[in-house]
Context: one part of a larger RNA
RNA sequence: CUGCGUUGAAGGAACUAGGCAAAUUACUCUCGUAACUUCGGGAUAAGAGAGCUUCUGAGCUGGGCAACCAGUUCAGAGGGGCACAGACCAGGGGGUUGCGACUGUUUACUAAACACAGGGCUCUGCGAAGUGGCAACACGACGUAUAGAGUCUGACGCCUGCCCGGUGCCGGAAGGUUAAAAGGAGGAGUGCAAGCUCUGAAUUGAAGCCCCGGUAAACGGCGGCCGUAACUAUAACGGUCCUAAGGUAGCAAAAUUCCUUGUCGGGUAAGUUCCGACCUGCACGAAGGCGUAACGACUUCCCCACUGUCUCCAACGCAGACUCA
Numbered sequence: 001c002u003g004c005g006u007u008g009a010a011g012g013a014a015c016u017a018g019g020c021a022a023a024u025u026a027c028u029c030u031c032g033u034a035a036c037u038u039c040g041g042g043a044u045a046a047g048a049g050a051g052c053u054u055c056u057g058a059g060c061u062g063g064g065c066a067a068c069c070a071g072u073u074c075a076g077a078g079g080g081g082c083a084c085a086g087a088c089c090a091g092g093g094g095g096u097u098g099c100g101a102c103u104g105u106u107u108a109c110u111a112a113a114c115a116c117a118g119g120g121c122u123c124u125g126c127g128a129a130g131u132g133g134c135a136a137c138a139c140g141a142c143g144u145a146u147a148g149a150g151u152c153u154g155a156c157g158c159c160u161g162c163c164c165g166g167u168g169c170c171g172g173a174a175g176g177u178u179a180a181a182a183g184g185a186g187g188a189g190u191g192c193a194a195g196c197u198c199u200g201a202a203u204u205g206a207a208g209c210c211c212c213g214g215u216a217a218a219c220g221g222c223g224g225c226c227g228u229a230a231c232u233a234u235a236a237c238g239g240u241c242c243u244a245a246g247g248u249a250g251c252a253a254a255a256u257u258c259c260u261u262g263u264c265g266g267g268u269a270a271g272u273u274c275c276g277a278c279c280u281g282c283a284c285g286a287a288g289g290c291g292u293a294a295c296g297a298c299u300u301c302c303c304c305a306c307u308g309u310c311u312c313c314a315a316c317g318c319a320g321a322c323u324c325a
Base pairs, nucleotide, nucleotide: 001320002319003318004317005316006315007314008313010311011310014309019306027051028050029049030048031047036041038155052079053078054077055076056075057074058073059072060071061070062069063068080084092304093303094302095301098298099296100295104114105113118153119152120151121150122149123148124147130139131138132137156291157290158289159288161222162221163220166219167218168215169214170213171212172211175210176209177208181204182203186199187198188197189196190195223241224240225239226238227237250284251281262278263277264276265275266274
């Protein structure tokens, strides 16, 4: 000097990206316990006291005829130690934000990821649809639409707006286009001819496409410019262009905000983070939006307690390194 431990004056997060690591707490009984809440929880919330032993008194339970034995509770008076849940073992706590409801699963760590119960849409009437196989056949299922398959969303609460022009899907005994095939007017070659070999118009002719409708919890989409109120500012209002329709409710500098450390308020002596608002949403928005008790080895910020994280390092123990033999 390094690793692993133990201890530390005064201070107590000043360390650091961040209390990372360490320390604190830890058991039982009694008391006590907030917001919020889906009334179950939250909750071991938080917080407070007691715990060893001797003696005295009073009970209780079980056994026993009884004497008594075993266990246990309460009250009082004392005793000793630095320390009485004496070692070991053994929750730090509180407030707040985001995300995900939860328990679970995973890239051998962790998750806001996956799954999930619940919700929707579509297909499938049974030799079902779907899947594997060339097929036979098998699964689906010894099931039968309260079933099975595919796909999206993701507890619960309040809700889920407008657009079918494009793409997709579904429906449509009309019409247009259209393959093979049917058809055979007509034409060509050859032959003396019968014929043979070619070519071939009209017409008939399916799905598909065109066309006509429907459908967005299908793929998706959800405007611009100008003017206007008796201070100013703003624009309930008006005009105009375009569109299939012009973003409704709710939320919003957000896991989304470039300008941006936006502006105001709170917290700090001082706050690019945090919380509450505002709305000028570069570029939120309804199977998803907005909330949400409980839960989380998730995440943001703050507080109490605690500490060698630090001011600022020191000593000791063990093991190395190092020096000498």
The prediction has a mean pLDDT of 87.
The part of an RNA shown here (large-subunit ribosomal RNA, domain IV) has 325 nucleotides and comes from a metagenome.
Its Rfam family is "Bacterial large subunit ribosomal RNA". Gene Ontology terms of the family: ribosome and structural constituent of ribosome.